[in-house]
RNA sequence: CUGGGUGUAGCGCAGCUUGGUAGCGUGCUUGAAUGGGGUUCAAGAGGCCGUGAGUUCAAAUCUCACCACCCAGA
Numbered sequence: 001c002u003g004g005g006u007g008u009a010g011c012g013c014a015g016c017u018u019g020g021u022a023g024c025g026u027g028c029u030u031g032a033a034u035g036g037g038g039u040u041c042a043a044g045a046g047g048c049c050g051u052g053a054g055u056u057c058a059a060a061u062c063u064c065a066c067c068a069c070c071c072a073g074a
Base pairs, nucleotide, nucleotide: 001073002072003071004070005069006068007067010026011025012024013023020057028044029043030042031041032040033039050066051065052064053063054062
């Protein structure tokens, strides 16, 4: 330099193909059960989706550029 992949909650991931107000597990907070812990149950907080722009009534999702990481090639 060229091609491909990944980027979404503290962490691990789904959702993208087929655009319509973002979920699961785990962790965290509070409460209950227990003498306490572990554990179980209930409730809750936490991300507007790597960054920017475009298309659209509407973008995590489509298009373009850029950034970070990974793989392959030169």

This is a predicted structure of a 74-nucleotide RNA (transfer RNA) from a Clostridia bacterium. Lineage of the source: Bacteria > Bacillati > Bacillota > Clostridia. Rfam family: tRNA. Gene Ontology term of the family: triplet codon-amino acid adaptor activity. The family's RNA type in Rfam is transfer RNA. The literature on the family includes a 1993 paper in Trends Biochem Sci by Hou, "The tertiary structure of tRNA and the development of the genetic code".